[in-house]
The part of an RNA shown here (small-subunit ribosomal RNA, 5' domain) has 503 nucleotides and comes from an uncultured bacterium. The prediction has a mean pLDDT of 84. The RNAcentral record of the full RNA draws on ENA, Greengenes and SILVA.

Context: one part of a larger RNA
RNA sequence: GAACAAACGCUGGCGGCGUGCCUAAUACAUGCAAGUCGAACGGGGAAAGCUUUCGGGUGAGUACUAGUGGCGCACGGGUGAGUAACGCGUGGAUAAUCCGCCCUCGAAUGGGGAAUAACUAGUCGAAAGAUUAGCUAAUACCGCAUAAGACCACGACUACUGAGGUAGUUGGGGUCAAAGGAGCAAUUCGUUUGAGGAUGAGUCCGCGUAAGAUUAGCUAGUUGGUGAGGUAAUGGCUCACCAAGGCGAUGAUCUUUAACUGGUCUGAGAGGAUGAUCAGUCACACUGGAACUGAGACACGGUCCAGACUCCUACGGGAGGCAGCAGUAGGGAAUAUUGGACAAUGGGGGCAACCCUGAUCCAGCGACGCCGCGUGAGCGAUGAAGGCCUUCGGGUCGUAAAGCUCUGUUGUAAGGGAAAAAGUUCUGAUUGUACCUUACGAGAAAGGAUCGGCUAACUUCGUGCCAGCAGCCGCGGUAAGACGAGGGAUCCUAGCGUUGUUC
Numbered sequence: 001g002a003a004c005a006a007a008c009g010c011u012g013g014c015g016g017c018g019u020g021c022c023u024a025a026u027a028c029a030u031g032c033a034a035g036u037c038g039a040a041c042g043g044g045g046a047a048a049g050c051u052u053u054c055g056g057g058u059g060a061g062u063a064c065u066a067g068u069g070g071c072g073c074a075c076g077g078g079u080g081a082g083u084a085a086c087g088c089g090u091g092g093a094u095a096a097u098c099c100g101c102c103c104u105c106g107a108a109u110g111g112g113g114a115a116u117a118a119c120u121a122g123u124c125g126a127a128a129g130a131u132u133a134g135c136u137a138a139u140a141c142c143g144c145a146u147a148a149g150a151c152c153a154c155g156a157c158u159a160c161u162g163a164g165g166u167a168g169u170u171g172g173g174g175u176c177a178a179a180g181g182a183g184c185a186a187u188u189c190g191u192u193u194g195a196g197g198a199u200g201a202g203u204c205c206g207c208g209u210a211a212g213a214u215u216a217g218c219u220a221g222u223u224g225g226u227g228a229g230g231u232a233a234u235g236g237c238u239c240a241c242c243a244a245g246g247c248g249a250u251g252a253u254c255u256u257u258a259a260c261u262g263g264u265c266u267g268a269g270a271g272g273a274u275g276a277u278c279a280g281u282c283a284c285a286c287u288g289g290a291a292c293u294g295a296g297a298c299a300c301g302g303u304c305c306a307g308a309c310u311c312c313u314a315c316g317g318g319a320g321g322c323a324g325c326a327g328u329a330g331g332g333a334a335u336a337u338u339g340g341a342c343a344a345u346g347g348g349g350g351c352a353a354c355c356c357u358g359a360u361c362c363a364g365c366g367a368c369g370c371c372g373c374g375u376g377a378g379c380g381a382u383g384a385a386g387g388c389c390u391u392c393g394g395g396u397c398g399u400a401a402a403g404c405u406c407u408g409u410u411g412u413a414a415g416g417g418a419a420a421a422a423g424u425u426c427u428g429a430u431u432g433u434a435c436c437u438u439a440c441g442a443g444a445a446a447g448g449a450u451c452g453g454c455u456a457a458c459u460u461c462g463u464g465c466c467a468g469c470a471g472c473c474g475c476g477g478u479a480a481g482a483c484g485a486g487g488g489a490u491c492c493u494a495g496c497g498u499u500g501u502u503c
Base pairs, nucleotide, nucleotide: 001503002502003501004500006499007498008497009496010495013373014372015371016370017369018368019366020365021331026329027328028327030326031325032324035071036070037069040068041067043065044064049058050057051056078284079283080282087209088208089207090206091205092204093203094202097201098200102197103196104195105194106193107192108191109190110144112142113141119134120133121132122131123130124129149176150175151174152173154171155170156169157168158167159166160165180189181188182187210256211255212254217247218246219245222244223243224242225241226240227239228238229237259281260280261279262278263274264273265272266271286307287306288305289304290303309320310319311318312317337363339362340361341360345359346357347356348355349354376406377405378404379403386397387396388395389394410444411440412439413438414437415436416435420430447492448491449490450489451488452473453472454471458487459486460485461484462483468475469474
C1' cells in the first nucleotide's frame, strides 16, 4: 500500500447492487418447512340456489372425505462435527455393474381364487395406544394359461479380444408376465414383457493433496492362494483350509491439525495466505449401533435397540430431537423479521382443474461492503462584526459571511403510472413500487483523524518528569511546534480513525 463474512470509538442525508453466528455440531417455547391422487377401491356424505301441495323434490351420491392402494417423501433446504482418505482434484477402467419416472421401436393385456383395513359389536388403558369376533372392495395379494422374448444349464458353429473371456447364430430342455380406469363413442391414461437411448449412481486404478523423527519400526484377516458364501458388481467383503507373507528413511506406524475443489486476497511475476457468499463433490442430522421398505437410504422433519437430556403421567407407562425458515435462552468483540406471495423460475402429485412448496421470488433490519448522488450555484471588499495572532503598523479566518440574482438533484405534497405474463382469455406478492408531470422551498442534510521526524500540515495559552502522549525514534523537570485547550492548517469525506488477520 492492498484486502476483509470483521469488531470498537466518534459521526451519519439518499439510492442501487451485494452481504450478515467466523464463538457453543450448545439447549430449544411457538408457528410453518412434503404432500398429492375420488379418472385405482369399498364406505361416509353436505350446503347455497331453484322449486313446493310446506311433507318434500332437485342440486347430488356432486363438493368434500378418515381408511386401503399408487406416486413422492433418497429431490430441494441446513451444517462442517468427523475424515490426511481413492475423501477431494485430474485422467482413465468397468469384458466386474445397476438405473424408478422420461424418450424411441416391438409384442401382449386370457381366465380364476383367498384375504384384509375402513365399518359393526365388544374389551383393556389416565394417556399414547392395544386387542377380540364378524362383514367388504380394488390398479392391494396369490395360483393357472399363453411365452415373441428374457434368464438358466447342455450340444454345435462363427466372429472378436487384453490372460480370464465376450458377442452372435442354431438345437432340444427348464423357469418367468400382466390391471384396469375415464369417455356415448372415437380415443386416451395406464399395466406386463423385450431391445435401444438418455440421465443418475456404484466399484477399481495412475498422478497430486498439511505439520511433527523430541513418533522407527508397524501388521494376524495381517499378505497371498484354493474352495465356498455374499453383493447389482470385483475383492479377505465374510468364512474354512493352506502358505508366511505385506508395509517402512522415496518416512511406514503414531501424534497434532484440517472437509476438498472451482475460486478468493495479495503480488510485476514466481510465490504466499485462504476455502464466507455463488458453483461442483464428500460427510453428518441429539450420541452410538442396526436393519426394513424401496429403482435409489442403511433415510434431517421414517422404524428398532442402547445412552444422555427435556417434558407428560392416574406412577402402571408414555412423548421428543431447529446443523430447514423465522424466533428464544446461552456463549461472545460480534451477525437480522416469530414478515408477504406462490405472480415468476423450479420441484412433488394429478388426465385436468388444481393442491402443496420458509426451494424460490420479494419486502423488513444493519454505512457491514462496493458504486452513484447530495448537503447548493453565480455575483459580492467598507476586506463588516467577531475570534485568534501581533513587532501594535498590521496580519489571518476571508468572497468566507451579510446582501443581490438564480437552480431544484435530493426532499415534501398532489396527479398520472409501467415492464417483469410465457399462454389471443385469466393470473403481479413485490406495488400505486420504478418512472413521468406539477407545486413548494436554500429551506431538512458534515464529520473524523492528524499537524516533532518518518509524514502533507504552526502558533498562543495552560501544565511543569506532574497530568499525560507514543507505531518507531522519543516528548514532559517554567517560554513544550510532541501533553491539554483556543485559533489556524493538512488529509480523507457519509464517512473517518483504532484494533485484529493476510499478502